[in-house]
Context: one part of a larger RNA
RNA sequence: GAACGAACGCUGGCGGCGCGUUUUAAGCAUGCAAGUCGAACGGUAGGGGGGAGAGAUCCUCCUGAGAGUGGCGAACGGGUGAGUAACACGUAGGUGAUCUGUCCUGGGUUUGGGGAUAGCCUGUGGAAACACGGGGUAAUACCGAAUACGCUCGGGGUGCUGGGGUGCCCGGAGGAAAGGCGCGGGUGCGUCGACCUGGGGGGAGCCUGCGGUCCAUUAGUUAGUUGGUGGGGUAAGAGCCUACCAAGGCGAUGAUGGAUAGCCGGCCUGAGAGGGUGUACGGCCACACUGGGACUGAGAUACGGCCCAGACUCCUACGGGAGGCAGCAGCUAAGAAUCUUCCGCAAUGGGCGCAAGCCUGACGGAGCGACGCCGCGUGGACGAUGAAGGCCGCAAGGUUGUAAAGUCCUUUUCUCUGUGAAGAAUAAGCGGGGGAGGAAAUGCCCCUGUGAUGACGUUAGCAGAGGAAGAAGCCCCGGCUAAUUACGUGCCAGCAGCCGCGGUAAUACGUAAGGGGCGAGCGUUGUUC
Numbered sequence: 001g002a003a004c005g006a007a008c009g010c011u012g013g014c015g016g017c018g019c020g021u022u023u024u025a026a027g028c029a030u031g032c033a034a035g036u037c038g039a040a041c042g043g044u045a046g047g048g049g050g051g052a053g054a055g056a057u058c059c060u061c062c063u064g065a066g067a068g069u070g071g072c073g074a075a076c077g078g079g080u081g082a083g084u085a086a087c088a089c090g091u092a093g094g095u096g097a098u099c100u101g102u103c104c105u106g107g108g109u110u111u112g113g114g115g116a117u118a119g120c121c122u123g124u125g126g127a128a129a130c131a132c133g134g135g136g137u138a139a140u141a142c143c144g145a146a147u148a149c150g151c152u153c154g155g156g157g158u159g160c161u162g163g164g165g166u167g168c169c170c171g172g173a174g175g176a177a178a179g180g181c182g183c184g185g186g187u188g189c190g191u192c193g194a195c196c197u198g199g200g201g202g203g204a205g206c207c208u209g210c211g212g213u214c215c216a217u218u219a220g221u222u223a224g225u226u227g228g229u230g231g232g233g234u235a236a237g238a239g240c241c242u243a244c245c246a247a248g249g250c251g252a253u254g255a256u257g258g259a260u261a262g263c264c265g266g267c268c269u270g271a272g273a274g275g276g277u278g279u280a281c282g283g284c285c286a287c288a289c290u291g292g293g294a295c296u297g298a299g300a301u302a303c304g305g306c307c308c309a310g311a312c313u314c315c316u317a318c319g320g321g322a323g324g325c326a327g328c329a330g331c332u333a334a335g336a337a338u339c340u341u342c343c344g345c346a347a348u349g350g351g352c353g354c355a356a357g358c359c360u361g362a363c364g365g366a367g368c369g370a371c372g373c374c375g376c377g378u379g380g381a382c383g384a385u386g387a388a389g390g391c392c393g394c395a396a397g398g399u400u401g402u403a404a405a406g407u408c409c410u411u412u413u414c415u416c417u418g419u420g421a422a423g424a425a426u427a428a429g430c431g432g433g434g435g436a437g438g439a440a441a442u443g444c445c446c447c448u449g450u451g452a453u454g455a456c457g458u459u460a461g462c463a464g465a466g467g468a469a470g471a472a473g474c475c476c477c478g479g480c481u482a483a484u485u486a487c488g489u490g491c492c493a494g495c496a497g498c499c500g501c502g503g504u505a506a507u508a509c510g511u512a513a514g515g516g517g518c519g520a521g522c523g524u525u526g527u528u529c
Stems, first nucleotide, its partner, number of pairs: 001529004006525005013376006019369002021334001026332003030329003035072003040069002046063007079287003089211007098204003103200008111145001113143002120135006151174003155170006179192005213259003220250003225247008262284004266277004289310005312323004340366001342365003348362001349360004379409004389400004413470001414466006423456001429450007473518005478499003484513005494501002
C1' cells in the first nucleotide's frame, strides 16, 4: 500500500447491488417448512329436493367433506462442517465386474379365475398414547392358472474377440399383466395406464495412475493381517464373509502413531514466481440429540420414517407415554459480534393430477444493519467599507476571508398532489387453417387468433406545486509524513506505530485559533499478502 463475513470509538442525508452467529454440531416455547390423486376403490357424516306419517321417524333422488384402502412423491429441494489425511476431493482413465423409477425411441402382449382385509357395524381394556375380539365389503391392493416375440439359466455345436463382450443353430427348464375415462348406430374406436423385452438419455455403484498439511522430541508396524483353494454373499470385482492351507504384506522415496483440517472451481495479495485462504455463489463429500441396526423402495442404511440403548426435556390417574430447528422466522445462553415469530405462490423451478387445480419458509419480494462496493447530494454565480466577532501582534497591522451578510438564479434530492410502464409467457374455454388414421365421433400432431391471473406496489419512471429550503463529519499538524502559533501544565497530568516528548518559554501533553488529509464517512484494533 491492498484486502476483510469484521469488531470498537465519534459522526451519519438518499439510492442501487451484494452480504449478515466466523463463538456453543449448546439447549429450544410457538407457527409454518411434503404432499397430492374421486379419471384406482368401497363409501359415510352433513346439506338440498320429493313422498309417506298426527308426530317420532321412514323411503327415495341429487350433492358431498373428513377418515380409510391403493398409487406416485416423500432418497429432490433446504441446512450445517461435527467427523474425515481417506480413492473424501481434484484431474485423467477403466468397468469383458455392474444397476437404473419416471422420460425418449423400437418390438410383443393386456386371457381367464380365487381368497382376504381396512373403512363400516358391534363389543372390551386404558387417564392418555393406543390396543384387542366378533360380523361383513371394494379395488390399478393380494394370490394361483393359461400363453411367451423376445428375456433369464443349464446342455451341445459354431464365428469374431480382450476374461462374465457380441452373433448364429439345436434341444430343455423358468418367469407377465389392471384397469380407469371419453366417444360412437353394433362387432368397436380413442386416450391415460398395466406387463415382457431391446436401444438411448440422465443418474448411481465399484476400481486405478497422479496431485494437495505438520511432528522423527512418533521407527518399527500388521493375525483377516498378505496370498491361495473350496463355499457363501452382492446389482457387481474383491478377505467383503467363512473353513482350511501357506507366511506373507507395509516401512527413512517416512510405514505406524499423534496433531490439525471438509476438498475443489475460486477469493485476497503480488510485476511474476509464490504466499495466504475456502465466507457468499457453483460442483463433490459427510452429518441430522449421541451410538448401533435394519425395513420399505428404482434409489436411503432415510434431517421433519421405524427399532434398540444412552443423556436431556415434557405429560401422567404412577400403570405408562411424548420429543429432537446443523429447514424459515423466533427465544435463551455464550460472545467484541451477526437481522423480521413479514408478504406471495404473480414469476422461475419442484411434487401429485387427463385437467381444473392443490402443496411448496425452494424461490420471488419486502423489513432491519454505513457491514461492503458503486453512484448522487448537502447548492450555484456575483459580492471589499476586506463588516462584526475570534486568534496573533507593543503597535502599525496580519489572519479567519468572497468566507459571511446582501443581490440574482437553480430544484438533483426533499415534501405534497397526480399520472404510470415492464416483469404475463400463456392455461382452461371459444374460433380459424393444415396433416395422419378411421365407418364416424371424441380424440392425436403442427401453426395461429382471442382469452383470466402481479406478492413486490402508495413500484420504477414521468408531470405539477413549494422553497436554499431538510442534509458534515472524523483524524492529524516533532521526524518518518502533507500541515504551526498562543495559552495552560511543569518528569505532574499525559502522549506514543518506531525514534522518542514532558523536570517553567513544550511546533510532541490539554485547550483555542489557524492549517493539512479523507469525506457519509473517518480513525483504532485484529488478520492475510
A computed fold for a 529-nucleotide part of an RNA from an uncultured Spirochaetales bacterium, annotated as small-subunit ribosomal RNA, 5' domain.
Rfam family: Bacterial small subunit ribosomal RNA.
The sequence was found in a public genome assembly.
The prediction has a mean pLDDT of 83.